[in-house]
RNA sequence: CUGGUAGCUCAGUUGGAAGAGCAACAGAUUGUUAAUCUGUCGGUUACGGGUUCGAGUCCCGUCCAGA
Numbered sequence: 001c002u003g004g005u006a007g008c009u010c011a012g013u014u015g016g017a018a019g020a021g022c023a024a025c026a027g028a029u030u031g032u033u034a035a036u037c038u039g040u041c042g043g044u045u046a047c048g049g050g051u052u053c054g055a056g057u058c059c060c061g062u063c064c065a066g067a
Base pairs, nucleotide, nucleotide: 001066002065003064004063007022008021009020010019016053024040025039026038027037028036046062047061048060049059050058
């Protein structure tokens, strides 16, 4: 200096309250498997504070990873 958001890889725009792909699970299809399609599940947004009507987003501190 950069980053920490789902099991993994990552988005998240002007602060209006969180999503994708893969994985897992269920179903459809197939003589079977694989592939394909549909759906579901999955989040203390590293931790603690502050600001604000409202924070993943802004500010401070701590921890961890990388340069």